A computed fold for a 519-nucleotide part of an RNA from a Lachnospiraceae bacterium, annotated as small-subunit ribosomal RNA, 5' domain. It was read from a public genome assembly. Model confidence (mean pLDDT): 84 of 100.
Context: one part of a larger RNA
RNA sequence: GGAUGAACGCUGGCGGCGUGCUUAACACAUGCAAGUCGAACGGAGAUAAACGGCGAAGAGAUUUCGGUCGAUUCCUGUUUAUCUUAGUGGCGGACGGGUGAGUAACGCGUGGGUAACCUGCCCUGUACAGGGGGAUAACACUUAGAAAUAGGUGCUAAAACCGCAUAAGCGCACAGUACCGCAUGGUACAGUGUGAAAAACUCCGGUGGUACAGGAUGGACCCGCGUCUGAUUAGCUGGUUGGAGGGGUAACGGCCCACCAAGGCGACGAUCAGUAGCCGGCCUGAGAGGGUGAACGGCCACAUUGGGACUGAGACACGGCCCAAACUCCUACGGGAGGCAGCAGUGGGGAAUAUUGCACAAUGGGGGAAACCCUGAUGCAGCGACGCCGCGUGAGUGAAGAAGUAUUUCGGUAUGUAAAGCUCUAUCAGCAGGGAAGAUAAUGACGGUACCUGAGUAAGAAGCCCCGGCUAACUACGUGCCAGCAGCCGCGGUAAUACGUAGGGGGCAAGCGUUAUCC
Numbered sequence: 001g002g003a004u005g006a007a008c009g010c011u012g013g014c015g016g017c018g019u020g021c022u023u024a025a026c027a028c029a030u031g032c033a034a035g036u037c038g039a040a041c042g043g044a045g046a047u048a049a050a051c052g053g054c055g056a057a058g059a060g061a062u063u064u065c066g067g068u069c070g071a072u073u074c075c076u077g078u079u080u081a082u083c084u085u086a087g088u089g090g091c092g093g094a095c096g097g098g099u100g101a102g103u104a105a106c107g108c109g110u111g112g113g114u115a116a117c118c119u120g121c122c123c124u125g126u127a128c129a130g131g132g133g134g135a136u137a138a139c140a141c142u143u144a145g146a147a148a149u150a151g152g153u154g155c156u157a158a159a160a161c162c163g164c165a166u167a168a169g170c171g172c173a174c175a176g177u178a179c180c181g182c183a184u185g186g187u188a189c190a191g192u193g194u195g196a197a198a199a200a201c202u203c204c205g206g207u208g209g210u211a212c213a214g215g216a217u218g219g220a221c222c223c224g225c226g227u228c229u230g231a232u233u234a235g236c237u238g239g240u241u242g243g244a245g246g247g248g249u250a251a252c253g254g255c256c257c258a259c260c261a262a263g264g265c266g267a268c269g270a271u272c273a274g275u276a277g278c279c280g281g282c283c284u285g286a287g288a289g290g291g292u293g294a295a296c297g298g299c300c301a302c303a304u305u306g307g308g309a310c311u312g313a314g315a316c317a318c319g320g321c322c323c324a325a326a327c328u329c330c331u332a333c334g335g336g337a338g339g340c341a342g343c344a345g346u347g348g349g350g351a352a353u354a355u356u357g358c359a360c361a362a363u364g365g366g367g368g369a370a371a372c373c374c375u376g377a378u379g380c381a382g383c384g385a386c387g388c389c390g391c392g393u394g395a396g397u398g399a400a401g402a403a404g405u406a407u408u409u410c411g412g413u414a415u416g417u418a419a420a421g422c423u424c425u426a427u428c429a430g431c432a433g434g435g436a437a438g439a440u441a442a443u444g445a446c447g448g449u450a451c452c453u454g455a456g457u458a459a460g461a462a463g464c465c466c467c468g469g470c471u472a473a474c475u476a477c478g479u480g481c482c483a484g485c486a487g488c489c490g491c492g493g494u495a496a497u498a499c500g501u502a503g504g505g506g507g508c509a510a511g512c513g514u515u516a517u518c519c
Stems, first nucleotide, its partner, number of pairs: 001519004006515005013391006019384002021349001026347003030344003035091003040088002043085011055074003060069003098302003107227008117219002122215007130164001132162002139154006170195005176189005200207002228274003235265003240262004245257003277299004281292004304325005327338004355381001357380003363377001364375004394424004404415004428460001431454004438446001463508005468489003474503005484491002
């Protein structure tokens, strides 16, 4: 000198774009953050219409006074239509969002490999969808319980579940032929045996279902190289190293298991200890390098702590389940409920870090045929000079060099064209009028915002640090090794350009200085 997610002191006009718990991965009140589909299903409820009832009431008309007819209202049943939705079922809750505790590791980066693998939704192609069965929630009744909830009996539906049929292609077993390769092997073709599918809806256009093959996308595993400090850590290792066999997995593998062998790693730093998420990048530097890993993007790990699996194409799952632990809450003391490292917000810690805001209008995501619903992702607004950038705080003229102030050798000198005065202008802010783009026909939170126009007043808008040398900028008074200053050298003990105040000056400027850290 540059830089910062900064903080502190003094000061503070406006706008744009960014950015804001670096500390306690400390504890959390409250609200919201993941739902959706009635075009999968049976119910339940509401509304409307039509039809019905030896149903009830009934103005009125008629009457032989017994009754008869009867607009209308209510109740009830059936059918149809529309709407709502607790439950079964489907898809999604594995994305998006947060944090960096752990991790020195194939975790990450980079380059390869898989002849050792998987892939829902999407795209392409081929083949198909025949015919049956038994349940169960909801519901009704009921039992236990304070509750959370759990149980019993009975009924019912499906694109829920389960057999059967069929099998172009597929899986498994056995035995072949040809070609190829990278060791195990791979591909193609044909054979025998054997095994496994499906779901309907329709406006007849289609939407959905099953199997197989390919693609795309996303993932999984393996390998080469690179990846902090300490030797005042020198030896480490028993599933340890390897084999052949089995289990398990999508798949290879001591991943796991029984048996056999005795190996494997290490001064090219094993093991141990400390520290740490990694990278694209960012800061600095002429570069080499050094430092760093906030925001944005990619990968990884985690979700109170530890462990476990279930479901599923995908999790060993932040707002799912089970167990254990700590903590908090409810309780009828028997038993239960919870997890902000989502968005706001609270307490605490700290030098220090924001609103319990608006909207799904846009972009994107989930569900749905769609309408649409959900979305604290996201878009916006609020707060903070926290940073960067831009603008303003006026312009011209004006010497009686006014007054005041400071100084003085008392003549003057400085402040100083500075002010006043005169003539102008209106950027910003304020007032009034108009008023977008962002949206493709409709739909705009932002927002009457940006922007444009008009009227009108210099009015509403300057501070901070420094002035001994380094280092741009000097005098007076006070103080008297005191009070104080200080980055280094050093100032101060009676004329201090170094302390304090004033006048003047220098620098930067809505900031200025200090502290901390990096180059």